[in-house]
Context: one part of a larger RNA
RNA sequence: CCCCCGUCAAGGAACUCGGCAAAUUGCCCCCGUAACUUCGGGAGAAGGGGGGCCCCGGUAGGGUGGUGAGCCCGAGGGGGUUGCAGAGAGCAGGCCCGCGCGACUGGUUACCAAAACCACAGGUCUCGGCGAAGGCGGAAAGCCGACGUAUCGGGGCUGACGCCUGCCCAGUGCCGGAAGGUGAACCGGAGGGGUGGAGAGCCCCGAAGGGAAGCCCCGGUGAACGGCGGCCGUAACUAUAACGGUCCUAAGGUAGCGAAAUUCCUCGUCGGGUAAAUUCCGACCCGCACGAAAGGCGUCACGACGUGGGCACUGUCUCGACGGGGGGCCCG
Numbered sequence: 001c002c003c004c005c006g007u008c009a010a011g012g013a014a015c016u017c018g019g020c021a022a023a024u025u026g027c028c029c030c031c032g033u034a035a036c037u038u039c040g041g042g043a044g045a046a047g048g049g050g051g052g053c054c055c056c057g058g059u060a061g062g063g064u065g066g067u068g069a070g071c072c073c074g075a076g077g078g079g080g081u082u083g084c085a086g087a088g089a090g091c092a093g094g095c096c097c098g099c100g101c102g103a104c105u106g107g108u109u110a111c112c113a114a115a116a117c118c119a120c121a122g123g124u125c126u127c128g129g130c131g132a133a134g135g136c137g138g139a140a141a142g143c144c145g146a147c148g149u150a151u152c153g154g155g156g157c158u159g160a161c162g163c164c165u166g167c168c169c170a171g172u173g174c175c176g177g178a179a180g181g182u183g184a185a186c187c188g189g190a191g192g193g194g195u196g197g198a199g200a201g202c203c204c205c206g207a208a209g210g211g212a213a214g215c216c217c218c219g220g221u222g223a224a225c226g227g228c229g230g231c232c233g234u235a236a237c238u239a240u241a242a243c244g245g246u247c248c249u250a251a252g253g254u255a256g257c258g259a260a261a262u263u264c265c266u267c268g269u270c271g272g273g274u275a276a277a278u279u280c281c282g283a284c285c286c287g288c289a290c291g292a293a294a295g296g297c298g299u300c301a302c303g304a305c306g307u308g309g310g311c312a313c314u315g316u317c318u319c320g321a322c323g324g325g326g327g328g329c330c331c332g
Stems, first nucleotide, its partner, number of pairs: 001327008010318002014316001019313001027051005036041001038160001052081005061073004082086001094311007101303002106118002122158007134144003161298004166228003171225002173221005180216003186210002191205005229247005256290001257287001268284005
């Protein structure tokens, strides 16, 4: 000097990215417990008090017996007694308030990440009538689906619950459409050609016309892929613009939310909290670039999640000190 451990005056987070680590709390009984709530919960909320031993007395009561005897367990109460200390050592929650995300229990990067990621019940769309759709396999047999049959099975998205989920079908996709357009092989043969004898036959080319799906076309469809405007003016202070004009579009973003896990300018502005706050909470709305199942907004409970604050407590710190053990160092 390093590691592990123990203790500390006064202060008590001043440490630090951050209370990381440590400390506090810790068991049992009793009292007592708020907002909120899906009435289950939140709750061990929080916050308090008690705990040994002896006697009353093996009491009340309970168990086993038969409602008995005996045996076993044994509160609550009264009285007494001892130590600094009675859950006497050890094992054994710190707590509260606000917000974000995810409903929850669960699962995950075997060896840096456990999470707001995945899954999840629930919602919805779509496919499938059975030799099902779909999948495995060698385009096979065969098998799974399923010894199931639409209240079933496959796929996609969303993700408890509550209130909801607007507008656009122009493009793309999907679905429907006995017409029409286009349309391959093929059918068809007007007409032409070779050979031959201007013949027949054989051979070749070949127009019209017919001709499936697809595409075009006509419709539908958004919990299908997706999309959801610009400029100018206007009110008797200013400012602003309910109002008007104009251009474009398939339609120009409804509700709700909003400097947000989204806000560039930005440490926006105002309020709260602090002596002091780029964080936090509540508002405002000029949303660079929220927005409704790639769901929107809420929400009890839950979380080794993220974030802000507080109480308690502390060697985290002011600021270090001492002690125990093990290394380091020397001999071997």